[in-house]
């Protein structure tokens, strides 16, 4: 000087002045004094994950969604943490949508070809054939040359985001894992690790690839809605109107009334006949008990379950939208020993740090601080400092039931670690 990773502050002071909550004193129904609190690291984004309220007492399964190396931490995660394995970077570090190709699917365009693979340029032409020229002699044959086909070839260029394993030797007519070698890749063994992988050793085929933030398979994990959630109070209303189902059902006991049609018992001296009770009967009524339809609830769906018997529910129309609660002590904040590589855990110990309702947590003046510019002055090592004045600015941004994450927005500055250059 460049950079990585964390942590912190982001304006002070003072005086006059508003406003909210809490506790104390007064007042006495609207109010007064005093003391002490009063918007963030993101309060943003509505992305996660809970607590907490109610459906509701609270089940299986399907469908659908999420997460998606490994271990650990957490009330929980899709978040931390530690390490694996690829990648970027010289490095300090920093990204990873990081399970699986059995099926099905796509790989544009360029290229010969991107799968039932292939030859544009290009080697080679040993085997074979065809012309043409030389030259030798045995005069029609041999040889050697040049060029063309047949035909081999994927090693060299070309194209591509990729092209059929890499590099090196060897063989070959030229050339291919043809064949050796080391790397690759696949299997088997074994050493170290909770693991995820690593690393050796041995063997073996020398092979078409990516792609599941394509379908899809596999592992786990998941009720629904939300403080506008719920609770309670107090008023108003039209005790409306329409509809649609339904089983005011069975059983058992009690109570009261009735009838005198039927048993039966007592009483009365005794028939006829009285009069009482008791059972049957019937009707209100009471209690229990057992079943239980139509409809509703439990996010979609079955399955189950719940509520329901003068019941359930469906439209439609009116009436209330007022107060109180929920409301901030919490999985909470600081300090500290101890355990652990850490995130984090366990103990002590201290401290209370908004709670507002259409919406509280301000405003004003004066100074100072830091930042930048302007003018003069001084010093000067000619880069610049410093000092008056005077002028502007002072990021990003406002709690709304709460906690824990994560992304994302920040003028300016400050501490610490660690990289690399001169």
């Nucleotide at each position: 000087g460049a950079g990585u990773g964390g942590g912190c502050c982001g304006g002070g002071u003072g005086a006059c002045u508003g406003c909210u909550c809490a506790c104390g004193g007064g007042a006495a129904u609207c109010u007064u004094c005093g003391u002490g609190a009063g918007a963030g690291g993101a309060a943003a984004g509505u992305c996660c994950g809970g607590a907490c309220u109610c459906c509701a007492a609270a089940g299986g399964g399907c469908a659908a969604g999420g997460u998606g190396c490994u271990g650990g931490g957490u009330a929980a995660c899709g978040c931390c943490c530690a390490g694996g394995c690829g990648g970027a970077g010289u490095g300090a570090u920093c990204c990873g949508a990081c399970a699986c190709c059995a099926g099905c699917g796509c790989c544009a365009c360029a290229g010969a070809a991107a799968a039932u693979a292939u030859a544009c340029c290009g080697c080679c032409g040993a085997u074979g054939g065809c012309a043409a020229a030389a030259a030798a002699c045995u005069u029609g044959u041999u040889u050697u040359u040049u060029g063309c086909c047949a035909g081999g070839u994927a090693a060299g260029g070309g194209u591509g985001a990729a092209a059929u394993g890499g590099u090196g030797g060897g063989g070959u007519a030229a050339g291919a894992g043809c064949c050796c070698a080391c790397c690759g890749c696949g299997c088997c063994u074994g050493u170290g690790g909770u693991a995820a992988c690593a690393c050796a050793g041995g063997u073996g085929g020398c092979a078409g690839g990516g792609u599941a933030a394509g379908c899809g398979u596999c592992a786990c994990c998941u009720g629904g809605a939300g403080c506008a959630a719920a609770a309670c109070c107090a008023a108003a209303u039209a005790g409306g109107g329409g509809g649609a189902c339904g089983a005011u059902u069975c059983c058992a006991g009690g109570u009261u009334u009735g009838u005198c049609a039927g048993a039966g018992a007592a009483a009365g001296a005794a028939a006829u006949u009285u009069u009482u009770c008791u059972c049957c009967c019937a009707a209100a009524u009471c209690u229990g008990g057992a079943g239980a339809a139509a409809g509703g609830c439990c996010g979609g769906c079955c399955c189950g379950g719940u509520c329901g018997a003068g019941g359930u529910c469906c439209c439609c129309g009116g009436g209330u939208a007022g107060g109180u609660u929920g409301c901030u002590u919490g999985a909470a904040g600081c300090c500290u020993a101890g355990g652990g590589u850490a995130a984090u855990c366990u103990g002590g110990g201290u401290u209370c740090c908004a709670g507002a309702g259409a919406a509280a947590u301000g405003g004003u003046c004066a100074c100072c601080a830091c930042g930048g510019g302007a003018u003069g002055a001084a010093a000067u090592u000619c880069g610049u400092u410093u000092c008056c004045u005077c002028c502007c600015g002072u990021a990003c941004a406002g709690a709304a039931u709460c906690c824990g994450g994560c992304u994302u927005a920040c003028a300016g500055g400050c501490c610490c670690a660690c990289u690399c250059u001169c």
This is a predicted structure of a 422-nucleotide RNA (Bacterial RNase P class A) from uncultured Nitrospira sp. The RNAcentral record of the sequence draws on MGnify. Rfam family: Bacterial RNase P class A. Rfam links the family to the GO terms ribonuclease P activity, tRNA processing and dimeric ribonuclease P complex. Rfam's curators write: Ribonuclease P (RNase P) is a ubiquitous endoribonuclease, found in archaea, bacteria and eukarya as well as chloroplasts and mitochondria. The prediction has a mean pLDDT of 75.